[in-house]
RNA sequence: GUAGAGGCGCGGCUGCCAAGAGUAGUUUGGGCGUGAUGAGAUCUAUGCAGGAUCGCUGCCCGGAUGAAAGGGGGUGCCGCCGAAGCGGAAAGGGUUGCAGCCUUCCCGCUGGGCAAACGGAGAAUAUCCGUUUGACUGUCGCAGGGAUGCGGAGAGCUAU
Numbered sequence: 001g002u003a004g005a006g007g008c009g010c011g012g013c014u015g016c017c018a019a020g021a022g023u024a025g026u027u028u029g030g031g032c033g034u035g036a037u038g039a040g041a042u043c044u045a046u047g048c049a050g051g052a053u054c055g056c057u058g059c060c061c062g063g064a065u066g067a068a069a070g071g072g073g074g075u076g077c078c079g080c081c082g083a084a085g086c087g088g089a090a091a092g093g094g095u096u097g098c099a100g101c102c103u104u105c106c107c108g109c110u111g112g113g114c115a116a117a118c119g120g121a122g123a124a125u126a127u128c129c130g131u132u133u134g135a136c137u138g139u140c141g142c143a144g145g146g147a148u149g150c151g152g153a154g155a156g157c158u159a160u
Stems, first nucleotide, its partner, number of pairs: 001160004007081001009080005016073002025065008038056001039057001040054005046099004084110005090104004111137002114134008139152005
């Protein structure tokens, strides 16, 4: 350099499905309210600040109508075995500016899946992420007659 292994193995896309939700919104009946030296709505816009526009557009209880996104399941396909995830920093894209988001590179942690506890995100008991603990499992090393025990980390391990 090449080819491989770990197994509920990792990640991406996806017709369909559930949930989101009878929610937001729209419309209508009734009630309360009048704050204009300020609450709000719209655009920029996914959020915040700023800017521009509007002019009272607000709140509650009913009726009618009624979504979507992110996330998830599952089918099929694709890329793979630092697969990938998380944290930090830099440059670029993007913006009025910042963040989110996307791309590239660098540094650090984690072999892998599972379970529990705690914390975070989330509409959620789904799911994802982080930390700790636990047994299990793969791999290498050491000890051992053996059963096994202890320890290490993926820039590792096996073959060539």
Molecule: Lysine riboswitch aptamer
Organism: bovine gut metagenome